[in-house]
Context: one part of a larger RNA
Molecule: small-subunit ribosomal RNA, central domain
Organism: uncultured bacterium
Parts: sequence; C1' cells; structure tokens
RNA sequence: CUGGGCGUAAAGGGCGCGUAGGCGGCUUGCCAAGUCAGGCGUGAAAUUCCCGGGCUCAACCUGGGGGCUGCGCUUGAUACUGGUGAGCUUGAAUGCGGGAGAGGAUAGUGGAAUUCCCAGUGUAGAGGUGAAAUUCGUAGAUAUUGGGAAGAACACCGGUGGCGAAGGCGGCUAUCUGGCCCGUAAUUGACGCUGAGGCGCGAAAGCGUGGGGAGCAAACAGGAUUAGAUACCCUGGUAGUCCACGCCGUAAACGAUGAAUGCUAGACGUUGGCGAGCAUGCUCGUCAGUGUCGGAGCUAACGCAUUAAGCAUUCCGCCUGGGGAGUACGGUCGCAAGAUUAAAACUC
Repeated sequence: CUGGGCGUAAAGGGCGCGUAGGCGGCUUGCCAAGUCAGGCGUGAAAUUCCCGGGCUCAACCUGGGGGCUGCGCUUGAUACUGGUGAGCUUGAAUGCGGGAGAGGAUAGUGGAAUUCCCAGUGUAGAGGUGAAAUUCGUAGAUAUUGGGAAGAACACCGGUGGCGAAGGCGGCUAUCUGGCCCGUAAUUGACGCUGAGGCGCGAAAGCGUGGGGAGCAAACAGGAUUAGAUACCCUGGUAGUCCACGCCGUAAACGAUGAAUGCUAGACGUUGGCGAGCAUGCUCGUCAGUGUCGGAGCUAACGCAUUAAGCAUUCCGCCUGGGGAGUACGGUCGCAAGAUUAAAACUC
C1' cells in the first nucleotide's frame, strides 16, 4: 500500500456555520464524455513465455509464434454515470393557524440567609473538636430585639422534567432576540447531505486594565495530630471567586459512541402538540422529544438493541505494539502561562 478498524483494547475532531471537493429523489426527450462491443493503426529490437534449431550437454546463441494487459482513429450500443431540455412532488424550504420552554442579551426589582455597623435587653462565657488549643469576650462577647449597610447566590416548586450545536442555562418583571414542535397542504420545485482549508462559539483555572469584595477560599500564618506532618482536623487569611472590556482556547469539553438518510419485534413510564371515542378525565390512535426493560441481529465479553453498538448508503475526522513523547527541533498563535502542528536516536 491492498486492507482492517475507532462505547470500554490504539482510534470520533469540544461544538457549530460554511468554501473547494465528494455524493445525491421520481418521469421523459436528446447528446454520447465515462461505460460496453466490432474494425483499423500503433504498441522498435533485445528481455519474458511456448515450439524448434546450433555449440558433445547446459549456461549461451539463434528461427518462428504468443504476448506486450496500453494508446490513437473509426463504426455502433444507450441500461447505468455524466451533460442538456421538459416535467413531477415524496427530500428541502416558504406561507398560514396553533404551542411549550432555566435558549440568548439588556435594564429593573423581591424575599430568606450571611457578614459588618448603630441602639436596647442581658452576663460570663462563646467558638471549635475525636479530644483540644490557637481565636473572640468584663473596653460587655455568644444569645436576643429594633434599625441600617454591603455583596453574592436564588430554598420550596424541581421532576432519568424543559431549552440549547456544544460549552451551558434556574427568584420575579419588562424590552429586544435565536431556534424547535404540531396541524394544514396554499407556494417554490431537488433548491439536498457532508464538509479538507477557513470563520465563529467554547466550563473552570489563568492573564491585562478599571471597578467591586458579604460569604467562601489556593498561597500564607498559627493551633492540633504525628516518629515527622511542608497534609487530612481547627482558628485566621490574600489572590481569586463577582462586574465591564480585552486575551487565553484547554477539560473524564463523556453517551469515553462524528453528521445525514432509509429499513428492521415489542412492553411500560414521562414531556409538548394533534385527532377520535366515551364523556369531564379516562381510553385509543398519531407526530416530535426524553427514559427503563427486552426480541431478532450484533459484540471478545460487558453489553447495545427504532435515541443501535442491528441492516445499508454518502461524506468528514482519526488509529496502526509499549516506552522515549504529545516530548525535542522548526513553524503558527499568545502579554505571559502556554496552546497547536509534530519527529528521531535509543530501548523492550
């Protein structure tokens, strides 16, 4: 390389949009590029193969044949692919009528709790632990009542509930805004799928500038524990956590399972629509989601099983023994931290 693979053995890109490219529904006319068939030309010789011949054999030399799987020209075929013309509606999109939702952004607002401040009551303890101590408190703490300030997070509802491409999203209200589902079948008429590069989004931590800082809390300090204790436990506590703007671009970014389409037993829950029946909340059907179990089938097994890891097609990404190593060097990106691309020697 031909291959074989990617839930857990090596291997699905963190996620989307989309360029080139690859692939692409039904009917029909034409063309004949791919494709197929016939003919002609060419495909040098040597070499190789087959049948002979010559050196006493062989190697070697030599005659003839085959072959040279290819290319060109030409004549035809038209199922499929392609091109072109016409048409269709089931894929896709739009319209119309409904619907659910922590989807996103901005502004405002609410109560509980916590800490702090002021005042009242009140007196000797309070905290904390396995036990203690550090710590706080007669300059009046803890507790309790009233008032005030601040920041952050939203109990109950809350649910293998919902929404989002993923990251993720949860008090309430308003404004702006994205997507989705159902019904209808009015419109367009294949307008589709995937997607190398590219562009955008992307938890936490971290970085820059300016704010903010209640609680929590790396680092740090102290108290314990211990042989030691640079820990686990306790008392404190700074970055940070929060906001604005700009970077970073990584995660067990996980369903460890790429996207799309079609097909292939069921049962039971649940979310959002629609229809029918009975009738005022049940039953049945249907579409879209989300779960549990399970059959065929698949799998090394575990397990998966209409939300496939089953049966197929298309496109992309990735793997190819362990270590060295996701490292070095170089490139690109970044303020930095570092990220990304990515070897070899050597070794088992």